[in-house]
This is a predicted structure of a 117-nucleotide RNA (FMN riboswitch aptamer (RFN element)). Its mean pLDDT, the model's own confidence on a scale to 100, is 82. Rfam family: FMN riboswitch aptamer (RFN element). Its family is annotated with FMN binding in the Gene Ontology. It was read from a public genome assembly, where an Rfam model found it.

């Protein structure tokens, strides 16, 4: 120094002191806003994978969302420009944004200790 094992901490955002309809909507309509982790020659919600979510089990497991065009560059579906699209379950006037499971779980990140090699 690498690696191994263990411990600790951290680890998801968003309805405008905007408008319309209605008895009632942060749920409908207009408009607004948000974007987990690792990877990828260069930075990604929509490229590849993982986690979260749903289904099921004793365990392994299964299902599941979305982007194009132009420009720059050695190199970018990641940057810049333009126009788009997507977002679990339960509750409730129909929810990516409210409430609940959740003071949960978790990909992983940082730090510490560490036998043998």
């Nucleotide at each position: 120094a690498a690696g191994u094992a263990c411990c600790u901490u951290c680890g998801g955002g968003a309805u405008a002191u905007g408008g319309g309809u209605g008895a009632a909507a942060g749920u409908c309509c207009c408009a607004a806003c948000u974007g987990g982790u690792g990877g990828u020659u260069a930075a990604a919600g929509c490229c590849c994978a993982c986690g979260a979510g749903c289904c099921a089990u004793a365990a392994c497991g299964g299902c599941a969302g979305a982007a194009a065009c132009g420009g720059u560059u050695u190199a970018u579906u990641u940057c810049c420009g333009u126009u788009g699209c997507c977002a679990a379950u339960a509750g409730u006037a129909a929810a990516g944004u409210c409430u609940a499971g959740a003071u949960g779980a978790g990909a992983g990140a940082a730090g510490g200790u560490u036998a043998a090699u």